[in-house]
RNA sequence: AUCGAACUUCGGGGCGGGGCGAAAUUCCCCACCGGCGGUAAAUUGCUUUUGCAAAAGCCCGCGAGCGCCUUUUCUUUUAACUUAGUGGUUAUGGGAGAAGGGUCAGCAGAUCUGGUGUGACUCCAGAGCCGACGGUUACAGUCCGGAUGAUAGAAGAUCGAC
Numbered sequence: 001a002u003c004g005a006a007c008u009u010c011g012g013g014g015c016g017g018g019g020c021g022a023a024a025u026u027c028c029c030c031a032c033c034g035g036c037g038g039u040a041a042a043u044u045g046c047u048u049u050u051g052c053a054a055a056a057g058c059c060c061g062c063g064a065g066c067g068c069c070u071u072u073u074c075u076u077u078u079a080a081c082u083u084a085g086u087g088g089u090u091a092u093g094g095g096a097g098a099a100g101g102g103u104c105a106g107c108a109g110a111u112c113u114g115g116u117g118u119g120a121c122u123c124c125a126g127a128g129c130c131g132a133c134g135g136u137u138a139c140a141g142u143c144c145g146g147a148u149g150a151u152a153g154a155a156g157a158u159c160g161a162c
Base pairs, nucleotide, nucleotide: 002161003160004159005158007156008155009154010153016030017029018028019027031142032141033131034130035062036061037060038059043054044053045052046051057129058128065107066106067103068102069101070100071099072097073096074095075094076093078091079090080089081088082087111127112126113125114124115123133145134144135143
C1' cells in the first nucleotide's frame, strides 16, 4: 500500500433594498445561495525538471423528502365451513401503524453563444436556467417544521489476512 471485520468523529448555503397590499423574507423589480463522488487543458497553489494538489448547481452518477411496490404486525367488510353459543378456521376486499428492502424510462431539476486550442458542455468572456415535502393573514431554493433526525460520503484509529 491492498483486502476484510468492527468502530469513532465530521458531514448544506442563502431575502439586504424597494413596490403593491389589510396581510407577502411567499407576488413584482433589484439581490443572495450552490451537498457528495467522478471527470479536467492553458485557471489557482506548490514544485528547478518532472510532477503533485485544488477546481463543474445545470457533463456522468449518488444523497435527503414525498409517492409507489414489497415483507411484516394489528384491525375490519363480505362469504363459506364449523360450534348449543361466544367464538374459531379459510378465502376475499378495505383501513391503520412500525421496521427493513426496492425504485425501472415515479414526483424530478436546470446551458447555451462566442473565444483560445489538436483536444473544453469543465478554462476565459457573455447571456440564460434550476431548486423536495408540510406550514403560513398571500403563492417560499433563502422563513418555520419533521431535523439535537437521516444520508451521499470524508477523515481517523483498532484488529485480522497477504

The RNA shown here (FMN riboswitch aptamer (RFN element)) has 162 nucleotides and comes from Marinomonas transparens. The prediction has a mean pLDDT of 76. Lineage of the source: Bacteria > Pseudomonadati > Oceanospirillales > Oceanospirillaceae > Marinomonas.